[in-house]
RNA sequence: GUUUGGGUAGCUCAGUGGUAGAGCGAUGGACUGAAAAUCCAUAGGUCGUUAGUUCAAAUCUAACCCCAGACA
Numbered sequence: 001g002u003u004u005g006g007g008u009a010g011c012u013c014a015g016u017g018g019u020a021g022a023g024c025g026a027u028g029g030a031c032u033g034a035a036a037a038u039c040c041a042u043a044g045g046u047c048g049u050u051a052g053u054u055c056a057a058a059u060c061u062a063a064c065c066c067c068a069g070a071c072a
Stems, first nucleotide, its partner, number of pairs: 001071007010024004018055001026042005048064005
């Protein structure tokens, strides 16, 4: 340099056009003599950036940035 895959919550990941979720973690509560485990609730997201298409974009398109692989 070419090419493929990926970038979504603190972490690991789902979500393939219709206002974004799970597990773990955090916080509060219940339970306990006190913890652990368990149960309930809450918070936490400009969905990598910028444009475009669309009534509507995490999702489709283009460029760019970053990560990993393959080829040269």